This is a predicted complex of two RNAs, RNase P RNA and transfer RNA, with 417 nucleotides together. Rfam match: Bacterial RNase P class A. It is annotated as a ribozyme.
[in-house]
Parts: sequence; structure tokens; C1' cells
RNA sequence: CGAGGCGACGAGACGGUCGCGAGUGCAGGGCCGCAAGGCCGCAUUCGAGGAAAGUCCGAGCUGCAUCGAGCAGGGUGCUGGGUAACGCCCAGUGGGGGCGACCCCAAGGAAAGUGCCACAGAAAACAAACCGCCGGCGACGGCAAGGAUGAAACGGUGGUGCAAGAGACCACCAGGGACCGGGCGACCGGUUCGCUUGGUAAACCCCACCCGCAGCAAGACCAAGUAGGGAAGGGAUGACGGGCUCGCUGACUUUCCGGGUUGGCCGCUGGAGGCGGCCCGGCGACGGGCGCCCUAGAGAGAUGAUCGUCCACGACAGAACUCGGCUUACCGUCGGCUCGCGAA
RNA sequence: GCUGGCGUAGCUCAACCGGUAGAGCAGCUGAUUUGUAAUCAGCAGGUUGCGGGUUCGAGUCCCGCCACCAGCU
Repeated sequence: CGAGGCGACGAGACGGUCGCGAGUGCAGGGCCGCAAGGCCGCAUUCGAGGAAAGUCCGAGCUGCAUCGAGCAGGGUGCUGGGUAACGCCCAGUGGGGGCGACCCCAAGGAAAGUGCCACAGAAAACAAACCGCCGGCGACGGCAAGGAUGAAACGGUGGUGCAAGAGACCACCAGGGACCGGGCGACCGGUUCGCUUGGUAAACCCCACCCGCAGCAAGACCAAGUAGGGAAGGGAUGACGGGCUCGCUGACUUUCCGGGUUGGCCGCUGGAGGCGGCCCGGCGACGGGCGCCCUAGAGAGAUGAUCGUCCACGACAGAACUCGGCUUACCGUCGGCUCGCGAA
Repeated sequence: GCUGGCGUAGCUCAACCGGUAGAGCAGCUGAUUUGUAAUCAGCAGGUUGCGGGUUCGAGUCCCGCCACCAGCU
């Protein structure tokens, strides 16, 4: 210098003026509305993100009478830990990719059962035998080394052996079982037994663990208005009550037609909150203690405009109940690390 | 804001339990006709919305994006 990989941080800066939304304080008056309630003045404070996004997971919260058991259904899937919880995170194990830094893995069970494996091929799974080899040849019998097919052919290579062959036997390699040792564990190392058994579970399934359903348009209160109207069913021989069954419990209930309202207020932001503040424990995720800070909360939906100075001239992008994650979009800065080339 | 569904040729749709993607209409060429339509014969047209993964093999199974449609006081 070039290429690459990992981690951390920032998200134009400072000041002035005008405007927009919200909170608090003062003032206690005016206006709107049938009402519930709302608006107007002055001062002061605050006012989008790392992803606010996708709505993919996990929770809080709220309602469903939701209390128990079972079934169905769904989800997760190496081990140990973290967490309120998770499909997230951390540390390891095994496998895979890369020269490397490093990255990726839905990674339990195929020796419980079932299914599937197109075409080709003799045969796609309790093995079988097309060409072939051997018994001189045909028949019949023995065999599976070689050929051919395929993504995959019943351990692989070499040798001994044999009529020809074959773990039939031997050496090495791969896998499996048993035993011993190490580790909390996944697993690793060793000895031994010729034991050699296809793949697929992101096919059904089995095993272990988890899950009731819905979502702030949840839901609660207030005010006003209206017809608890009509039709067809079900139901004390037990319907219905947000999958089904049983128990328990409530006492009516399902579908369609028709009518009224579509206003206000709460939920609504101080919380599993934040801190590049310190100390302690832990490899780490994280946990504990002390201290400091308050940082949007609308309901047609608030962040904008302009001026001055400066710079590297600014990407992706705008909260809508709230958190913890993941994924996706995207600009820049810094620090280690790896490989290659060049120079000293 | 919340919740469902769908995406295959120009259009409308198929493709079973994963086996190498078709049909109708439309288009093009030829025949028939004086000419057109209809009819007959033939042809072309596909990133199965996009990107990964599982598998020998993916339109189909799984994951992540994109676009469209519908419902919810």
C1' cells in the first nucleotide's frame, strides 16, 4: 500500500428569533357544550431512533366465570450457565467453511414402528444376481473380486487364502458395543471384541421440556340517546359459557332481521428505567451494594422555519400501551487482528 | 395500530404424500377464403415474487425479506 476479519463509538456542533405539542406553577376570570367535560392568559421545563421499521419471538398489563385433570393442537431440541421470560445472550463440546484472523450449524432418536428413495440399474434394503469368475462345456450348483447404473449398492485399502471367492484370516484406517480413566455435562483418551447394522425425522412418528385464548381498535368509567322490538331454534332427559371431554361452577342462551350512539375521560408513561459514576463477585453473559439523573405521550396526530459562526457539508429513516431480544435498511470515525506485496 | 390470506407464461388457473412445470384465452407462422372471422396444423413464451437453508433432488418443506388483498371501535 492492497485485500479481509472482529470490536467499540457517533448520528453535524454552538448561539439567537418566531412557531408547534406536552407537563408544572400562578391567576382565579372569560368562552364552547344539554351534560360529562374542554379551551383561552403569563412564567418555566421538556420534546423521536439505533434501528422509532418488519410484527418474527418472549413478557408485563387488561378482558374472557378461567378453577383442576386428560386429550387434541402448537412450539423448542448438543452441554452447562444468565435472565422476569425467550426461538435471545455467554462459556464450552462436536461437525463444517476459510491459507489465516475468524465465521457458520433446527446439532435428541433411523438398533421402537410406518412411509418414501423418481430415472437409470440385475438389485434401493429380512438383500438379490444381468454381464462375469469357478466346478472342462449345457443343465445344475458355488461365488460376489471385477464391469455397468445411480446422489446412494450391505465397511475401505493391501495381503494371505481358495476351484473361484468372501472379515474366512491378517495389517492399517473408519464406525459400533463393552470395560477403564478424565470432565458437573455435551464429550475426550485408552484397552478389548471381526460386532460392520444404507439415506431421509425442516416425512409421519417416538422421547424430553414449554404453552389456556385474545389483544390498548385490550379494557374501565361518565354523559346523551334508544324499541330489552321481531323471526327461527336449543335448553333441568342439562343447551350455552372462545378447540374437545370429564369434574366443579354460573343460570338462561344461539343465529338472522330491525333500532340507537359513534361524545367525553381514564388506561398513558417513573420503569424487569438510565449512567463511558465508583466498589465487590464471575472467564463471560450477568448479579449485588452505594451515588447521581428524570428523558415525548398526541388523538387528523406535535420536532419546523430563519439568522450568525465553524466543520469532514451530514446515510437509513419519524414514537402511538410499555419493556427484553432477533431480523432487515444505512452513513461515518477509531482501535486491535489476519493474509499478500514492497522498502528498511 | 392490531390480525389474517395470497404471490406460477401477457391474463385466468392446474401441478397428489418432494421426482425435473402444464391447460384455456391472448400472440406469431402456415393452410382454408375474393377478403376477414371461425376452423385446422405448428411454434414461441417461466429467475415458480426475491435471498438463504434441509434433501441426491424444492413450485411444494423451513427461515428471512418484498409486494398485494381483506378484516378489526